Transfer RNA from a Polyangiaceae bacterium, 72 nucleotides, folded computationally. RNAcentral holds the sequence, with entries from ENA and MGnify. RNAcentral records the identical sequence in 2 taxa. Rfam family: tRNA. It is annotated as a transfer RNA. Gene Ontology term of the family: triplet codon-amino acid adaptor activity. Rfam describes the family as follows. Transfer RNA (tRNA) molecules are approximately 80 nucleotides in length.
RNA sequence: GGGCGCGUAACUCAGCGGUAGAGUGCGUCCUUCACACGGACGAAGUCGCAGGUUCGAUCCCUGCCGCGCCCA
Numbered sequence: 001g002g003g004c005g006c007g008u009a010a011c012u013c014a015g016c017g018g019u020a021g022a023g024u025g026c027g028u029c030c031u032u033c034a035c036a037c038g039g040a041c042g043a044a045g046u047c048g049c050a051g052g053u054u055c056g057a058u059c060c061c062u063g064c065c066g067c068g069c070c071c072a
Base pairs, nucleotide, nucleotide: 001071002070003069004068005067006066007065010024011023012022013021018055026042027041028040029039030038048064049063050062051061052060
C1' cells in the first nucleotide's frame, strides 16, 4: 500500500429500512441474625464520526477514525 471483517448500555452480544433489546453487572425493595443464592421493580445507549439516498436510516451508499485477520 491492497483485500476482508468488526465498532450498538459499564462488559459480552442480538437487531439489519418504521420511534433500540437480552444476559451479566449496577440501584432500590423482599427474603436472612448477617452475607451469598433467589424473587420484584428500576436506571443506564448522540447505535464510532461526517456526508448522501429515502416520507423515514442502527440497518443501504461514500469518505474518514479505531481494532482484528490476510496479502504484498